[in-house]
RNA sequence: GCUGGAGUGUUGGAACUGGCAGACAAGCUAGUCUCAGAAGCUAGUGAGGGCAACCUCGUGUGGGUUCGAAUCCCAUCUCCAGCA
Numbered sequence: 001g002c003u004g005g006a007g008u009g010u011u012g013g014a015a016c017u018g019g020c021a022g023a024c025a026a027g028c029u030a031g032u033c034u035c036a037g038a039a040g041c042u043a044g045u046g047a048g049g050g051c052a053a054c055c056u057c058g059u060g061u062g063g064g065u066u067c068g069a070a071u072c073c074c075a076u077c078u079c080c081a082g083c084a
C1' cells in the first nucleotide's frame, strides 16, 4: 500500500431481512434477610430537562439515502487478521 472484519450504557454482549436501542449477564444503588457480614431475593440503573405526566439527544467521527438507519451508501479515525 491492497483486501476483509470489528467499534453500541460502567463492563461483556444482543438487536430476527431498515420499524419500541441496549435483551441477557456482570457491576453499582436502594430495600429485604442477619447480632453483623457474605450469599440469596425484590426494585432501580445511557445523558440532559421537568414536581410529575412527559420531552429532547444518544450505536467511533462527519455526511448522504429513506416516512423511518446500530443496520444501506460515501468519506474518515482506531484496533485485529490476511496479502504484497
Base pairs, nucleotide, nucleotide: 001083002082003081004080005079006078007077010026011025012024019067027045028044029043030042031041032040046057047056048055049054060076061075062074063073064072